[in-house]
């Protein structure tokens, strides 16, 4: 140097054009409990930047940028 892969809550992951982005786990609250754990019931938390296409973009498409994997 050139191909491909991929980036979604603090962590793990689902969704591949339109609806509140959906679970698991962490945290916060309340129930249960003499207490704590468990377990139940509620809550906050997120589409990597920039630009394009669309009537509409996490989603399709270009370029950066992080991460892996192949040739060289």
């Nucleotide at each position: 140097g050139c191909u491909c892969c991929u980036a979604u809550c603090g962590u793990c992951u689902a969704g591949a054009g339109g609806u509140c982005a959906g679970g698991a786990u962490c945290c916060c609250g309340g129930g249960u409990u003499u207490u704590c754990a468990c377990c139940c019931c509620g809550g906050a938390g997120g589409c990597c930047a920039g630009g394009g296409u669309u009537c509409g973009a996490u989603u399709c498409c270009c370029u950066g940028u992080g991460g892996g994997a192949g040739c060289a």

A computed fold for a 72-nucleotide RNA from an Aggregatilineales bacterium, annotated as transfer RNA. Its Rfam family is "tRNA". Rfam describes the family as follows. Transfer RNA (tRNA) molecules are approximately 80 nucleotides in length.